[in-house]
RNA sequence: UGCCGGAUCGUCUAACGGUAGGACACAGGAUUCUGGCUCCUGUAAUCUAGGUUCGAGUCCUAGUCCGGCAG
Numbered sequence: 001u002g003c004c005g006g007a008u009c010g011u012c013u014a015a016c017g018g019u020a021g022g023a024c025a026c027a028g029g030a031u032u033c034u035g036g037c038u039c040c041u042g043u044a045a046u047c048u049a050g051g052u053u054c055g056a057g058u059c060c061u062a063g064u065c066c067g068g069c070a071g
Stems, first nucleotide, its partner, number of pairs: 001070007010024004018054001026042005047063005
C1' cells in the first nucleotide's frame, strides 16, 4: 500500500428491512439471626457521518479502530 472480515447494554452473545432480546454483572425487593444460594422486578447498548427506503443493527458510500492475508 492492496484485498478480506469485524465493531450491538459494564462484559459475552442473538436479532427475514418491521417493538433491539438473552446470559452474567449491577440496583431494589422476597427468603435468612447475618452472609451465600434461590426467586421476583428494574436500569442499561447498535463505532462515526451521509445516502436508499414508508421503515436500516441489517442495504450502499466515505471515515475511524481492531484482526487476517499478500507485497
This is a predicted structure of a 71-nucleotide RNA (transfer RNA) from a bacterium. Model confidence (mean pLDDT): 81 of 100. Rfam family: tRNA. Rfam classes the family as a transfer RNA.